Context: one part of a larger RNA
Molecule: small-subunit ribosomal RNA, 3' major domain
Organism: metagenome
Parts: sequence; structure tokens; C1' cells
RNA sequence: UGACGGGGGCCCGCACAAGCGGAGGAGCAUGUGGCUCAAUUCGAUGCAACGCGAAGAACCUUACCAGGGCUUGACAUGCAGCUGCAAGUCCAGCGAAAGCUGGAUUCCUUCGAGGGUGCUGCACAGGUGCUGCAUGGCUGUCGUCAGUUCGUGCCGUGAGGUGUUGGGUUAAGUCCCGCAACGAACGCAACCCUUGUGUCUAGUUGCCACCCCCGAUGAUAAGUCGGGGAGCACUCAAGACAGACUGCCCGUGUAAGCGGGAGGAAGGUGAGGAUGACGUCAAGUCAGUAUGGCCUUUAUGCCCUGGGCUGCACACGUGCUACAAUGGCUGGUACAAUGGGAAGCUCGACCGCGAGGUUAGGCGGAUCCACAAAACCAGCCCCAGUUCAGAUUGAAGGCUGCAAUUCGCCUUCAUGAAGCUGGAUUCGCUAGUAAUGGCGCAUCAGCUACGGCGCCGUGAAUACGCUCCCGGGCCUUGUACA
Repeated sequence: UGACGGGGGCCCGCACAAGCGGAGGAGCAUGUGGCUCAAUUCGAUGCAACGCGAAGAACCUUACCAGGGCUUGACAUGCAGCUGCAAGUCCAGCGAAAGCUGGAUUCCUUCGAGGGUGCUGCACAGGUGCUGCAUGGCUGUCGUCAGUUCGUGCCGUGAGGUGUUGGGUUAAGUCCCGCAACGAACGCAACCCUUGUGUCUAGUUGCCACCCCCGAUGAUAAGUCGGGGAGCACUCAAGACAGACUGCCCGUGUAAGCGGGAGGAAGGUGAGGAUGACGUCAAGUCAGUAUGGCCUUUAUGCCCUGGGCUGCACACGUGCUACAAUGGCUGGUACAAUGGGAAGCUCGACCGCGAGGUUAGGCGGAUCCACAAAACCAGCCCCAGUUCAGAUUGAAGGCUGCAAUUCGCCUUCAUGAAGCUGGAUUCGCUAGUAAUGGCGCAUCAGCUACGGCGCCGUGAAUACGCUCCCGGGCCUUGUACA
């Protein structure tokens, strides 16, 4: 100087407490361990591995296993020689395919050669083989915690100290005051994006207040509904600008600031995001790519068929669905936003109980796909393993795709398991949050998505407080630790 202490002081954080909802019990999905296996490819392992790499394992992917094949090779560059003229395409045979064998046909040209291609040979290619403890790059984590340093000066023999400590204050090393320090840098904050208010601009595919027309209803009325015109008022879409700064008032304080108030759409960081200092963990990744070294070269490379990654006495993590009446079922009726669409998204009509099929049509899209579901209204159920729950199993089908047996999803009928709120323990969350309801997207032929990433609807409870548990910051103290 650090680190540590079941030392002290001050302070913070869904850390505890106060609340709400879960996990741990059940079934299933998914990941992992273990076991098994010819193989069950590899990596990730306290927090910070375990719905993680994987935003899609039937073949492919695929790295694993069995078997069949190739050896200048699936791919790159170069050299030498040879042969044919193309390469390629088509046909036949063997074969599970890859491949092997045979046959047919066909190049450009300045006619020298060359290009391309094939064969042989040589350099070499190739390796998801090893080392993340040789590395780059990227990432996680402490932690969006408030810290980490430097120049000069001063102090100390020196390691070092000071500044950065102290008194206040803040979300903050934020600011103020003081001070042998005075300044500065990386962080904090601000600048960036979204959102909340207003003004202006411009008005189609958006909008419909006023006006006109048509149709329906009505009584030839009024009114209502549907459509069109006209219009850009309003909503909205998207550009510019304004707006919030403790600016104003009161109190308090030396100041920084703090408490209250006004006006305001918004008030003291308005809300959310992006942004992650010096460093720590020889943290993670040689299997994204790159890369040193080592190893391999008729194989640890390459091609193919089939299998495996999906195996199942078991254990754990993360989720979904439930155990019901704040509910289940049936019928009716209403209100979104994000985002995507041409080998695509698909309304309507017809067929089918349905998954789905057929087909006129709309949409390269503010125009079409396009109807949200919880909610609300009415009816049935009457507390039961039930009109709860839906596992499992049987049968019949649909879709994608060469191909659903291993091993896909969906539909209908039948079947109707466990489960009556979960031990010790443990997790998330402070507001448009938790909880709850649906919708969209990426990957993608299809899908094991209940995952991930987003969007909107409905919409709470509680916080006395900091004694305790966990993590962290500053000062101080002890130390046989570095």
C1' cells in the first nucleotide's frame, strides 16, 4: 500500500422488512447429470453452466457410429509431361447410394498457339484433430457500482503520501465550503433514440365536422345506416420548431442544496432505451471466423447409404397445463398495437363435423390478408375427482416433404391417468410495474415453440423502517496474510 476480520462509524441496492404472484408436490415440454449404447458428436459447470452455443437434429444439417467407396483429393494456386477435343449432356449395365464400367453426341480460334477440360506425376490442399494456461477478436461478471488515475508542486531516507481526506449535499469523486495543494484525464451527468404537450408545414392508400348526391329503413318527413363526391376542420401518419432551467414564490441554510407552493401536458434525472471507467475472475470461446505451436496425410482428409444426437431404474434446473364457481360450457355483442407477405399473405364462394381441399378475386401493400382474447350480456352446470383437469391409449383421417418406422405437426371420434393448492427451503416484482389476456416476428419445406424477441388489452397490493440475511461504496482500526 492492499486484502481480510463472527472490529467500529456513515450510506446505498426488491438486500431484508411490508405486500402480490410463483417454484419445491402432479402430468407434460425442454435442458443437464447419471446410466445405457456400435454411436448416444462437441462445448458451457456457484452466483456469472443447465428452454445455454441451437433464430428450427426425419434425410441434409452432423462434427458421432456401422458399412460401402475415393486418394493431388469436395476446394485453391503453380510446374512438368501425355492424350482426347470440349467441359457437359444422353443411354445402358452393376449398385442401397456414392461410385465404377461401356457406348453415343457436341468447343472457340487470327489455324502458330492459347484458353478450357481430362489423365499421370510433383509442389501442396484438407483436418469441427490438441492446446482459450501460447494468442487476436468478441463476450460474461463485479456493476450503470462511483469509482480509477495523471502532470507539476509539497511531505517522507524510502516503499509511498498529499490531491481523492475533512464539514455538508447528491442518484453520482454531484456540487458547495474548508484545506499544501493547483490543475487535468477516463468514468458520472449532458449531447443520441423512443415516449408524454403544443405550434407550423404538407393531405394519399389516412380522416369525415360542415356541405352535396345515391341507396336502404321510414310516411314522400325527421332521424338512422351504407356508399360516393367535395373538403383537410378533427384523428392520424412525418418533418421542423417550441417546451423544464430549481426558471418563479415561500421557508430554511454561509453556500451547495433541501422542504413546500404556483403555473404547466410534464417538476426537480418526467418515463423507458442505447451507452459499461481502471481493472478482477490464467472467467468463456482454437466448434463463428482469424491465428502461433504440436499432431495427422490411401487418413484424424473426402463422398455416400443406414443409424445416432430423440436411447431410460433415476436425480436436478427452467417452463407449460391444472387441481376449478373471481370457474367450466353454449349463444350473442365490443374495443388494439408491433410486425410480416410474391416459389408469398390469403378474404369470399363451394365441398368436408374438422384439420383441410378446389377455385373466381384482393395485395409487392396507411388500400388486401385483418375477425384479437380476456371484458360485457343471456342461459346451463350446483361443489362431485364433477359438464374440473387433460396425460395416456385405440381407430379413422389431413398437411409438409424423395421419404414421417426409428423420429414431425394437426384434426375427428372414443379412452379419461395423476392432480383437491404442494415439507424443509427458495424466486420475481415498487406502477402502467406485478399479475393476467391475446396478437406478431425471426429461424423455417414442415415442426416437436409450452422456448426466444417484441406488441397491445385489463390492471393491483405494499414500503413502519434499516436490528438482522446477501451484495456493494467511503472513512477508520487490528493483523503472525501478500